[in-house]
RNA sequence: UCGUGCUAGGUGGGGAGCCAGGGCUUCCCUGUACCCGAAACGCUCUAGAUGCGGGGCCGAAUGCCCGCUCGAGGUCCCAUACUGAGGGGACUGCGACCACUGACCGGCGAUGACGGCUGGGUCCUGGACGGCGGGGCGCCGUGAACCUGGUCAGGGGGGAAACUCAGCAGCCAUAAGCGGUUGGUCUCGGGUGCUCCAGGUCAGCCUGGCCCGAGCCGGACGGUGGAAGCAAGCCCUCAACCAAGAUCGACAGCGGGCUGCACGA
Numbered sequence: 001u002c003g004u005g006c007u008a009g010g011u012g013g014g015g016a017g018c019c020a021g022g023g024c025u026u027c028c029c030u031g032u033a034c035c036c037g038a039a040a041c042g043c044u045c046u047a048g049a050u051g052c053g054g055g056g057c058c059g060a061a062u063g064c065c066c067g068c069u070c071g072a073g074g075u076c077c078c079a080u081a082c083u084g085a086g087g088g089g090a091c092u093g094c095g096a097c098c099a100c101u102g103a104c105c106g107g108c109g110a111u112g113a114c115g116g117c118u119g120g121g122u123c124c125u126g127g128a129c130g131g132c133g134g135g136g137c138g139c140c141g142u143g144a145a146c147c148u149g150g151u152c153a154g155g156g157g158g159g160a161a162a163c164u165c166a167g168c169a170g171c172c173a174u175a176a177g178c179g180g181u182u183g184g185u186c187u188c189g190g191g192u193g194c195u196c197c198a199g200g201u202c203a204g205c206c207u208g209g210c211c212c213g214a215g216c217c218g219g220a221c222g223g224u225g226g227a228a229g230c231a232a233g234c235c236c237u238c239a240a241c242c243a244a245g246a247u248c249g250a251c252a253g254c255g256g257g258c259u260g261c262a263c264g265a
Base pairs, nucleotide, nucleotide: 001265002264003263004262005261006260009058010057011056012030013029014028015027016026020046021045022044023043024042034055035054036053037052063258064257065256066255067254068253069252073248074247075246076245083239084238085237086236087235088234091233092232093230094229097226098225099224100223101222102221104219105218106217107216108215115211116210117209118208119207120206121205122204123200124199125198126197127196128195129193130192132189133188134187135186136185137184138181139180140179141178142177148173149172150171151170156165157164158163
């Protein structure tokens, strides 16, 4: 150095999660890495923890270990800004409206402004009187085949007669009823009155008288202060995303290191 048989060892790694912690089952990444069985009210271990049980394969190289670089991906944290949602009303801004005020314009005003006092009207209530309307009384007219009255022709009844009785029509009158009523009287009513009396009359408008004696009213433009309100700015809270930072880090690249025993040639 070569061959054979062994042995150590290898037969994936990483992140998250779980856990007191290490592994595994779970999820994800990497990318190809033997098979079977159990494992979430879990399985197996203890800083000597980097799985457990069983079966294969490779085997000292196509192996293993270390360092650096790159870096898929994961985790933590996450100010400010942007976006979105909710809220606030301190500040900036806007701001109806109120008070005071500046100058301008117009109007009224010594034929008397503003103000004060006192009346009237408009409005309401009650009464008087009047008017209008309804009704009653009164008055006028009409008004009964018989069952109203008077007078009752004719006719009828009684009587010897004198005379007497009832009584239709007609005429006159009248009852109820009906109609009328310019005037009278009583009563009732109202969307009634250029009337009178009494009372009320907050506010508004119109108006008379008296006192006082110079202002009053309106418009548009400002100023100062206050201010209901609005929420663009602003402030507060929350959510999401991205970047930055921290950390772990597969694959890959580079560099370095380690590799045993027996027999035979």

Source information: This is a predicted structure of a 265-nucleotide RNA (Bacterial large signal recognition particle RNA) from a Pseudomonadota bacterium. Its Rfam family is "Bacterial large signal recognition particle RNA". The family's RNA type in Rfam is non-coding RNA gene. Its mean pLDDT, the model's own confidence on a scale to 100, is 77. It is recorded under the gene name ffs.